[in-house]
Context: one part of a larger RNA
RNA sequence: UUGCAGUUAAAAAGCUCGUAGUUGAACUUUGGCCUUGGCUGGGCGGUCUACUCAAUGAGUAGUACUUCUCUGGCUGAGGCUUUCCUUCUGGCGAACUAUUGUGCUAUUUAGUUAGUGCGAUAGGGAACCAGGACUUUUACUUUGAAAAAAUUAGAGUGUUUAAAGCAGGCUUACGCUUGAAUACAUUAGCAUGGAAUAAUAAAAUAGGACUUUGGUUUUAUUUUUGUUGGUUUUCGAAACCGAAGUAAUGAUUAAUAGGGAUAGUUGGGGGCAUUCGUAUUUAGCCGUCAGAGGUGAAAUUCUUGGAUUGGCUAAAGACGAACUUCUGCGAAAGCAUUUGCCAAAGAUGUUUUCAUUAAUCAAGAACGAAAGUUAGGGGAUCGAAGACGAUCAGAUACCGUCGUAGUCUUAACCAUAAACUAUGCCGACUAGGGAUCGGACAAUGUUCAAUAAUGACUUGUUCGGCACCUUAUGAGAAAUCAAAGCUUUUAGGUUCCGGGGGGAGUAUGGUCGCAAGGCUGAAACUU
Numbered sequence: 001u002u003g004c005a006g007u008u009a010a011a012a013a014g015c016u017c018g019u020a021g022u023u024g025a026a027c028u029u030u031g032g033c034c035u036u037g038g039c040u041g042g043g044c045g046g047u048c049u050a051c052u053c054a055a056u057g058a059g060u061a062g063u064a065c066u067u068c069u070c071u072g073g074c075u076g077a078g079g080c081u082u083u084c085c086u087u088c089u090g091g092c093g094a095a096c097u098a099u100u101g102u103g104c105u106a107u108u109u110a111g112u113u114a115g116u117g118c119g120a121u122a123g124g125g126a127a128c129c130a131g132g133a134c135u136u137u138u139a140c141u142u143u144g145a146a147a148a149a150a151u152u153a154g155a156g157u158g159u160u161u162a163a164a165g166c167a168g169g170c171u172u173a174c175g176c177u178u179g180a181a182u183a184c185a186u187u188a189g190c191a192u193g194g195a196a197u198a199a200u201a202a203a204a205u206a207g208g209a210c211u212u213u214g215g216u217u218u219u220a221u222u223u224u225u226g227u228u229g230g231u232u233u234u235c236g237a238a239a240c241c242g243a244a245g246u247a248a249u250g251a252u253u254a255a256u257a258g259g260g261a262u263a264g265u266u267g268g269g270g271g272c273a274u275u276c277g278u279a280u281u282u283a284g285c286c287g288u289c290a291g292a293g294g295u296g297a298a299a300u301u302c303u304u305g306g307a308u309u310g311g312c313u314a315a316a317g318a319c320g321a322a323c324u325u326c327u328g329c330g331a332a333a334g335c336a337u338u339u340g341c342c343a344a345a346g347a348u349g350u351u352u353u354c355a356u357u358a359a360u361c362a363a364g365a366a367c368g369a370a371a372g373u374u375a376g377g378g379g380a381u382c383g384a385a386g387a388c389g390a391u392c393a394g395a396u397a398c399c400g401u402c403g404u405a406g407u408c409u410u411a412a413c414c415a416u417a418a419a420c421u422a423u424g425c426c427g428a429c430u431a432g433g434g435a436u437c438g439g440a441c442a443a444u445g446u447u448c449a450a451u452a453a454u455g456a457c458u459u460g461u462u463c464g465g466c467a468c469c470u471u472a473u474g475a476g477a478a479a480u481c482a483a484a485g486c487u488u489u490u491a492g493g494u495u496c497c498g499g500g501g502g503g504a505g506u507a508u509g510g511u512c513g514c515a516a517g518g519c520u521g522a523a524a525c526u527u
Base pairs, nucleotide, nucleotide: 004498006496007479008478012495014367016365017364021360022359023358025253026252031081032080033079034078035077036076037075038074039073040072041071042070043069045066046065047064048062049061050060051059052058053057086133087132088131089130090129091128096123097122098121099120100119101118102117103116104115105114106113137199138198139197140194141193143191144190152183153182156166157165168177169176170175209246210245211244212243213242214241215240216239217238218237219236257357258354259353260352262349263348265346266345270342271341272340273339276320277319280316281315282314283313284312285311286310287309291302292301328335329334372413373412374411375410376409377408382406386402387401388400389399424494425493426492429485431470432469433468436465437464438463439462440461441460442459443458445457446456447455474481475480500527501526502525509520510519511518512517
């Protein structure tokens, strides 16, 4: 690992990106025919053996053999179908073919013809020898060698049995004779057959392949010109630079994979600016007059210095009601007055383009509610702390009146939440339904005008969303779940994470942070 779990029992990182790693679409030689071996079945026959009978023959059976014939199965070798099996230089020259000489047998009018031996010549290579020149590379698998014994499994053997041991057995006790098997032995390495599967490489700026051919340079104890020496040419070898020719010359599809382009859209996605709305509080002015607040009931509190309340104004800082939804957008956190600007995104349409570019991801990085921290601004409301009033046995609370930090914003930190769908991401399949949002397509459809065209409706189809309903042939401990299904009929890819309860997310160490704290993270002990 085969072979556990992760909605709620322990458990999926808050979210996205991302390197190493892991994994990764389909396609290229498949088929057909022929020849010939080996092993093994079956059938009709035949031979042999045994038996029976009406006996020159027929029948039955067989542990026997089967040249021949028919038909299967398994397996090997060779050839042809457009099908290199590496190639070259030598050696050996084997089968085989042709011609020819000479024996034997049969035959013929006849060295005529056929068969079969033994030679000779010519053609003819892979059966192997050894020397070059080259070769895509692996994984995988088969077989073999090798892999110390003891151990293990296991054969033989009456240690009296057995655990053991490697002994022993037979005989006229002269001697004779059998053993001390075999298997397993995984990774790596060696040799060997296979070529499916998985990688890898090749010809695209042709510096591509092959065949000729021209030139340049180098070269030699090679030959031949009677000998020796020199020079040159030819020939041979190597390198480089051309030219021509040959070829079916050379680019696999276009993944209900992915990226890009393009068209009209869509959205409360993001940023910056702008604009509007009422409410609240405060202030001003004008009224009114005894209470007002608040509560379960009260009180703290405010009030003839006019509270509360009514009207008209002004300012400030927040917030964006109703519309608001089992609706939308965004990676998540999250996002709702108007308008403008800026860049971004999804889905859809497409007989567009590239052609594996992909999926998931240690390290690493961006974003990340609220609270909190630092420095400014702003401070209407609400309001930790705090102060009072109540309640109460107490009340450091719940209720009430005040109220600082904060709440808002700018610049920086922090990096956590029941950051929840308590459900990782990508892919395939498995079931019925009606709504809804976005796009596209369609219709003798409806409507507004005078008819078209657009809009807006209606209906249907189709992709992609947020969800829902009904069912269970499925799953589950159940609640329930179209995923939490496709799981003892257990393997699609990939990441993270859990292993009784506490101690404990504590101590310690490391690291990040201004701090608060975050990340990583035990043990003793206890039960």

Small-subunit ribosomal RNA, central domain from uncultured Chytridiomycota, 527 nucleotides, folded computationally.
Its Rfam family is "Eukaryotic small subunit ribosomal RNA". The family has 90 seed sequences and 75,755 matches in Rfam 15.1.
The organism belongs to Chytridiomycota, within Eukaryota.